[in-house]
RNA sequence: GGGUUAUUAACUCAGCGGUAGAGUAUUCGGCUUUUAACCGAUUAGUCGUUGGUUCAAAUCCAACAUAACCCA
Numbered sequence: 001g002g003g004u005u006a007u008u009a010a011c012u013c014a015g016c017g018g019u020a021g022a023g024u025a026u027u028c029g030g031c032u033u034u035u036a037a038c039c040g041a042u043u044a045g046u047c048g049u050u051g052g053u054u055c056a057a058a059u060c061c062a063a064c065a066u067a068a069c070c071c072a
Base pairs, nucleotide, nucleotide: 001071002070003069004068005067006066007065010024011023012022013021018055025043027041028040029039030038048064049063050062051061052060
């Protein structure tokens, strides 16, 4: 220098253009002599950034940023 993949909650990851979800975790409660475990509820997101397409974009397109890998 060229190419591929990834970027979504605190963490690990889902998500067919039409209300953004799960598990773990935080907090509160139940249970327990207490802790752990278990049960219930709760909190949590400018979907990496900027533009474009569209009635409508996490999703499609472009550029950029970051990370990993491949080629030279």